[in-house]
RNAcentral holds the sequence, with entries from ENA. A computed fold for a 74-nucleotide RNA from a Nanobdellota archaeon, annotated as transfer RNA. Its Rfam family is "tRNA". By type it is a transfer RNA. Rfam describes the family as follows. Transfer RNA (tRNA) molecules are approximately 80 nucleotides in length.
RNA sequence: GGGCCUGUAGCCUAGUCUGGAUAGGGCAGUUGGCUUCGGACCAACCGGCCGGGGUUCAAAUCCUCGCUGGCCCA
Numbered sequence: 001g002g003g004c005c006u007g008u009a010g011c012c013u014a015g016u017c018u019g020g021a022u023a024g025g026g027c028a029g030u031u032g033g034c035u036u037c038g039g040a041c042c043a044a045c046c047g048g049c050c051g052g053g054g055u056u057c058a059a060a061u062c063c064u065c066g067c068u069g070g071c072c073c074a
Stems, first nucleotide, its partner, number of pairs: 001073005007067001010027004020057001029045005050066005
């Protein structure tokens, strides 16, 4: 220098191919219940689409330019 892939919450992950109701789940965290206390268990809460632009009535999803990480070629 060239090519391909990846990015969703503190961590992991579904959804992307085929656009459509308020983005679903697990762990962690917070609060309450339970318990002599704690753990376990139960309930509730908290928190997210890597960034800009475009297409569209509607974008996590499609297009494009970047950024991040990874792989391959030279």